The part of an RNA shown here (large-subunit ribosomal RNA, domain II) has 679 nucleotides and comes from Saccharimonadales bacterium (SeqCode).
RNAcentral holds the full RNA, with entries from ENA.
Its Rfam family is "Bacterial large subunit ribosomal RNA".
Context: one part of a larger RNA
C1' cells in the first nucleotide's frame, strides 16, 4: 500500500409536538400490589379533564384591585378530554463512535541506578626522595652546612582497572549509546565482589531536576473509569420537493453558547405582500453658497488701539503691527440666509393568486470572499482594514477572459449525428470574413509605465508676408560726419559708462548681431538691389506614433505561428459561437379540469439543513410455495426498474431456501495516522 471481515444517533424513564377508519368519552387511565398463570382477572389509592380568580383567607360565572354600583386585569358567555401505538425532538442517564495530558485510592519494585552499612578482593614496572636518625664540619651552647641513612606523598611516568574531552566511523547499526584512533585518573574523596537498608504527597543526590529496572518536573500495576474534552477525526443504501447563514444583542465572550434574523414542514388567513403610476409628507446628504462659526487672497479708505520718532507737556509724524469698514477672489466631516436626485412613510387607482402575515414542530448558520459604487482609516498604498448599497462565488455546472472560486454571457430534469442566438469571435493552430467602405499608424506601436523632451506624421483653427515677386539659395552692396562723447596705457560698432543712439549720402546700411585684434585690421549679421519663380513663416487645439524603458534557469510584457494588417478609428452586412432559447421524445413536482389516467399551465442547479417516498439485510408470526429431475453460495451472460436493486439462462456446488402480509432490529462501509487477519 492493497484485500477480506468487524466498526458509530442506541436503550430506559419523564416532558412536548405530529399522525392513526385506534379505545372510551364529560369523562378517561390505572400505579404499587394480589390471584391465576407465557398472553388473563382483580386493584380507583392517585393522575389528567369537566371553572375561574386572588399572594392568600376565600368567593365563584365570576374573581382581583379599589372607598366605589367607577375604570382596569384575568375569565365565562363559543364544552373535549383521557388513554394507547408509531414517529420527531428535549431533559436525565457514558447517550453517535474513537482519542487525551492529568486526578485519586490500594498495591509492586533499590537484580538497573543513587547514597549508606557489614564483610571480602584488586592496583605490572619505573621515577622522585619529606620528616626523623647517624657521622663530619661549625657554635660558649644552639642555630646552621655537608655526606649518608630513611622511605613520606588526594607526588611523577605508565599497564591491569576505572573513565570518556576531541576526531573518525556507525546512525533500517554489531549495538534502543556499540566500534577505531587519540586521551584523563591509576595508594586514592580509588576501583570492585557478596549480603543488607532507604519507596513515590516518597527515597537518594560532591546538585545535572540527575537517578529510583531501555519509564521520572514526580516510577510502575490494578481500580474509580465508558474521568472530562466548548477540541480534532470518523459516522455505512436509493430517488424526489424546498433550501439557508457567515448578521444583531448579551456572554471570563470572541474558533463556544442563548435569543432574534434567514430555511423547512404543518395549520389558519383569500385582493395579503410586492410592483407601477399619481398625490401628500418630513428631512439637510450631493451640489451650491459665504449670512453665521472658523480658515483665507488682492486693492482701498482712513476710524480705533499698540510700537517707534519728536515733545516738559499738549499737539504732531510714521515705507511698522493688529482690529474694524468697503471691494475682489477662495475654503470646511464636526459652517448654512439655500438645496436636489434617490431612499423612506402614508393614501388612491391599477396590477399581482400566496411570493405576505400569525401560531406551532424541526433545524442549520453567527471564520465569509472578490468585484462595482458611496464613505471612514491607511500613503485618495496593499489580494489592507471597517461600514453602506448591489452582484457573483460560497451552495453553480456550461460558453468567453490562453490557463484563472468572486470578472463578462448564461442558471445544467433526461435523451437527440436538428435549428437560432448571448458574451466573445471569424489568416493557421481553432468553429466562423484573408468581408466591404473611408481614414490613421511605420513604432511590430498594436503586444506593459510617468514627469519631461523632440522640424515624426494626419486633422482643425487663428495670424503674418507674397506676381507692386514673398521664403530659401546665389551675385553685389552694407557707406559718410566718426576713432560719437567719457573712461583708459590703448577703447576705433563690438572691456565698461553716457545718450532727443543724432545727422548726411542713399536702393540700403545699427553711433552696430556675433567671431576676431594689445588696439587697429579682417570675417559676418541686420538692412538693400539683382537673378529665380509660387507659395513661405508663426501660434493654438487635437488623432496616431518616438525617446524616457536595467534583473536574475530560457525567447518569456500578442496563448503560439506569424501579421504592415491578421494593428487602430468609424460605419455596414454575413457567419461561428453555450448545458441559454426553439424543435421532437421521455420522466417527475405543484395547480386546474374532467371521462381517474389523460389534457393543459407553471416548474424540476444545489452545501448546511427541513420534508416525502422507497430498495435491500437478519430474525419472528400467519398464509401459500420451491428443492438430489439439484437449495444456499459462487462464476459468466441476458433482461427489467430513474435508482437502491430484481428476474431468467448456463457452468460450478451438494442441502436446504424463497414469495406475500405484518412485526422486531446487533439493518447497508471507502475513509476514523480505525481494529483483527492475510498478501
Nucleotide at each position: 500500500u492493497c484485500c477480506a471481515g468487524c466498526g458509530a444517533g442506541u436503550u430506559a424513564a419523564u416532558g412536548u409536538g405530529u399522525a392513526u377508519a385506534c379505545g372510551c368519552g364529560a369523562g378517561u387511565c390505572u400505579a404499587a400490589g394480589c390471584c391465576a398463570u407465557u398472553u388473563g382477572g382483580c386493584g380507583g389509592a392517585g393522575g389528567c379533564g369537566c371553572a375561574g380568580u386572588g399572594a392568600a383567607a376565600g368567593c365563584g360565572a365570576g374573581c382581583c384591585u379599589g372607598a366605589a354600583c367607577a375604570g382596569g386585569g384575568c375569565g365565562a358567555u363559543u364544552u373535549a378530554g383521557c388513554g394507547a401505538u408509531a414517529c420527531g425532538u428535549a431533559u436525565u442517564a457514558g447517550a453517535c463512535c474513537c482519542g487525551a495530558a492529568a486526578c485519586c485510592a490500594g498495591g509492586u519494585g533499590a537484580c538497573c541506578u543513587a547514597a549508606c552499612c557489614a564483610u571480602g578482593g584488586g592496583c605490572a614496572g619505573g621515577u622522585u626522595g619529606a620528616a626523623g636518625c647517624g657521622c663530619a664540619g661549625g657554635u660558649a651552647a644552639a642555630a646552621c652546612u655537608g655526606c649518608g641513612u630513611g622511605g613520606a606523598g588526594g607526588a611523577c611516568c605508565g599497564a591491569a582497572c576505572c573513565g570518556u574531552a576531541g576526531c573518525g566511523a556507525a546512525u533500517u547499526g554489531c549495538a534502543a549509546c556499540a566500534c577505531g584512533c587519540c586521551c584523563g585518573g591509576a595508594u586514592g574523596a580509588c576501583c570492585u565482589g557478596u549480603g543488607g537498608u532507604u519507596a513515590g504527597c516518597g527515597g537518594u543526590g560532591a546538585a545535572a531536576u540527575g537517578c529510583c529496572a531501555a519509564u521520572c518536573g514526580a516510577a510502575c500495576c490494578u481500580g474509580g473509569a465508558g474521568a472530562u474534552a466548548g477540541c480534532u477525526g470518523g459516522u455505512u443504501c436509493u430517488c424526489c420537493u424546498c433550501g439557508a447563514a457567515a448578521u444583531a444583542g448579551c456572554u471570563u465572550u470572541a474558533g463556544g453558547g442563548c435569543u432574534a434574523g434567514c430555511g423547512u414542514c404543518g395549520u389558519a388567513c383569500g385582493g395579503u405582500a410586492g410592483c407601477a403610476u399619481a398625490c401628500a409628507g418630513g428631512g439637510g446628504u450631493a451640489g451650491a453658497g459665504c449670512u453665521c462659526u472658523g480658515u483665507u487672497u488682492c486693492g482701498g479708505a482712513c476710524u480705533g488701539g499698540g510700537g517707534c520718532c519728536u515733545u516738559u507737556a499738549c499737539c504732531g509724524g510714521u515705507a511698522c503691527c493688529c482690529a474694524c469698514c468697503c471691494u475682489u477672489g477662495a475654503u470646511a466631516a464636526a459652517c448654512u440666509a439655500c438645496g436636489a436626485a434617490u431612499a423612506c412613510u402614508g393614501u388612491a387607482u391599477g396590477u399581482g393568486g400566496a411570493a405576505c402575515u400569525a401560531c406551532g414542530g424541526c433545524a442549520g448558520u453567527u471564520a465569509g470572499a472578490a468585484c462595482g459604487u458611496c464613505g471612514g482609516u491607511g500613503c485618495u498604498a496593499a489580494g489592507g482594514u471597517c461600514g453602506a448599497c448591489g452582484c457573483u462565488c460560497g451552495a453553480a455546472a456550461g460558453g468567453g477572459a490562453a490557463a484563472c472560486a468572486g470578472c463578462c454571457c448564461a442558471g445544467a430534469u433526461c435523451g437527440c449525428c436538428a435549428g437560432c442566438u448571448a458574451a466573445g469571435g471569424u489568416c493557421c493552430c481553432u468553429a466562423a470574413a484573408u468581408a466591404u467602405a473611408u481614414a490613421c499608424u511605420a513604432a511590430g506601436u498594436g503586444g506593459g509605465a510617468a514627469a519631461c523632451g523632440a522640424g515624426g506624421u494626419g486633422g482643425a483653427a487663428u495670424u503674418u508676408c507674397u506676381u507692386a515677386a514673398a521664403c530659401a539659395a546665389u551675385g553685389a552692396g552694407g557707406a559718410u560726419g566718426u576713432u560719437g562723447g567719457c573712461u583708459u596705457a590703448g577703447a576705433a560698432g563690438c572691456a565698461g559708462c553716457c545718450a532727443u543712439u543724432c545727422a548726411u549720402u542713399u536702393a540700403a546700411a545699427g553711433a552696430g548681431u556675433g567671431c576676431g585684434u594689445a588696439a587697429c585690421a579682417g570675417c559676418u549679421c541686420a538692412c538693400u538691389c539683382a537673378u529665380c519663380a509660387a507659395g513661405a513663416g508663426a501660434u493654438u487645439c487635437u488623432g496616431c506614433g518616438c525617446g524616457g524603458a536595467a534583473a536574475a534557469u530560457g525567447u518569456a510584457a500578442c496563448g503560439g505561428g506569424g501579421c504592415u494588417a491578421a494593428g487602430u478609428a468609424u460605419a455596414u452586412u454575413a457567419c461561428c459561437g453555450a448545458a441559454g432559447c426553439u424543435g421532437c421524445g421521455a420522466a417527475u413536482g405543484c395547480g386546474u379540469g374532467c371521462u381517474u389516467g389523460c389534457a393543459c399551465g407553471c416548474g424540476u442547479g444545489g452545501u448546511a439543513g427541513a420534508g416525502g417516498a422507497g430498495c435491500g439485510u437478519u430474525g419472528u408470526a400467519u398464509g401459500g410455495g420451491c428443492a438430489u429431475u439439484g437449495a444456499a453460495g459462487u462464476c459468466g451472460g441476458a433482461u427489467c426498474g430513474c435508482g437502491a436493486g430484481g428476474u431468467c439462462c448456463g457452468g460450478u456446488g451438494g442441502a436446504g431456501c424463497g414469495c406475500a402480509u405484518a412485526c422486531a432490529a446487533g439493518u447497508g462501509a471507502g475513509a476514523a495516522u480505525g481494529c483483527u487477519g492475510g498478501a